[in-house]
Context: one part of a larger RNA
RNA sequence: UUGGGCGUAAAGGGCAUGUAGGCGGUUUCGUAAGCCCGGUGUGAAAUGGUAAGGCUCAACCUUAUCCUGCAUUGGGAACUGCGAGACUAGAAUCACUGAGGGGGAGAUAGAAUUCCAGGUGUAGGGGUGAAAUCUGUAGAUAUCUGGAAGAAUACCGGUGGCGAAGGCGAUCUCCUGGCAGAUGAUUGACGCUGAGGUGCGAAAGCGUGGGGAGCAAACAGGAUUAGAUACCCUGGUAGUCCACGCGGUAAACGAUGUGCACUAGGUGUUGGAGCGGAUGCUUCAGUGCCGGAGUUAACGUGUUAAGUGCACCGCCUGGAGUAUGCCCGCAAGGGUGAAACUC
Numbered sequence: 001u002u003g004g005g006c007g008u009a010a011a012g013g014g015c016a017u018g019u020a021g022g023c024g025g026u027u028u029c030g031u032a033a034g035c036c037c038g039g040u041g042u043g044a045a046a047u048g049g050u051a052a053g054g055c056u057c058a059a060c061c062u063u064a065u066c067c068u069g070c071a072u073u074g075g076g077a078a079c080u081g082c083g084a085g086a087c088u089a090g091a092a093u094c095a096c097u098g099a100g101g102g103g104g105a106g107a108u109a110g111a112a113u114u115c116c117a118g119g120u121g122u123a124g125g126g127g128u129g130a131a132a133u134c135u136g137u138a139g140a141u142a143u144c145u146g147g148a149a150g151a152a153u154a155c156c157g158g159u160g161g162c163g164a165a166g167g168c169g170a171u172c173u174c175c176u177g178g179c180a181g182a183u184g185a186u187u188g189a190c191g192c193u194g195a196g197g198u199g200c201g202a203a204a205g206c207g208u209g210g211g212g213a214g215c216a217a218a219c220a221g222g223a224u225u226a227g228a229u230a231c232c233c234u235g236g237u238a239g240u241c242c243a244c245g246c247g248g249u250a251a252a253c254g255a256u257g258u259g260c261a262c263u264a265g266g267u268g269u270u271g272g273a274g275c276g277g278a279u280g281c282u283u284c285a286g287u288g289c290c291g292g293a294g295u296u297a298a299c300g301u302g303u304u305a306a307g308u309g310c311a312c313c314g315c316c317u318g319g320a321g322u323a324u325g326c327c328c329g330c331a332a333g334g335g336u337g338a339a340a341c342u343c
Stems, first nucleotide, its partner, number of pairs: 004316003007299002012313001014200004021193003025087007033080002035076008048066007090190001091187005096181003102176007109153001113149008124135002161168002205246006214240002219235004257312006265290011294301002318341001325336004
């Protein structure tokens, strides 16, 4: 480059925002860059393609034509572009209503756990497959009263809600982002995607300072075992928590990029709206299950597509996410990322 692909075979960037770029609704007029038609010039000869012809054929030779292009000129105006004007179906703003563990800060609450002090009380407690380490007559375990601390919020709770993803769950207050619905008004294509860039980004980890109840890498001991650097038990430090900063990765998963349009249904559920009533029907936005056509290698998927199309981005053999260089990082490491060789 020509094709083919990316749920599970290799392959969707962790997620968003947005620059360049690519693509872009309806309509009128103009323009003529792309586009279409014609003329002229050039496109040397040989070679080459095609069609004829001449050596008995062929090679070879001859003739015609092409040489798809470029330049210039005349014309056309459907489509794309460009310029000007208009529109409202895309998009957005305002007004009204509504749901929500969306985010940030502060305050508060109860249950449980551990520890401390005291009361009652006496010989065990704890743990296991069974034990032992451990704990207890210096009074434990159990039980009652009082106090302290830290962390997490039972029930409600739900294939239920919110968020772009990571994720978010006691209660109240304040600040704040997004979303849905019905109607009206306003702007008038303001849109989609998005290489770089920028921001966010679980857990573990790192730095400084706090905090430390429970849990618990490392570590110690007891068991088990042929051994047991494990699984089980008794302890236990980082860490887990908070503030600020760094890190930037995950099976960051729906292993399914984003947006728009179209294509049978059935049945739950969440939040709206409408139908004077309604256990009903219709409708919008989500979230599940089943399933048709289609699709798929099959499994499956199936209006929440993996169906049918369009736009734009990312990505696709082993060696190997290795080596090297560069960039980032305090470090751990991360990002980018080959070749030899082999098939």
Predicted 3D model of a 343-nucleotide part of an RNA (small-subunit ribosomal RNA, central domain) from a metagenome. The full RNA is in RNAcentral, with records from SILVA. Its Rfam family is "Bacterial small subunit ribosomal RNA". Rfam links the family to the GO terms ribosome and structural constituent of ribosome. Its mean pLDDT, the model's own confidence on a scale to 100, is 87.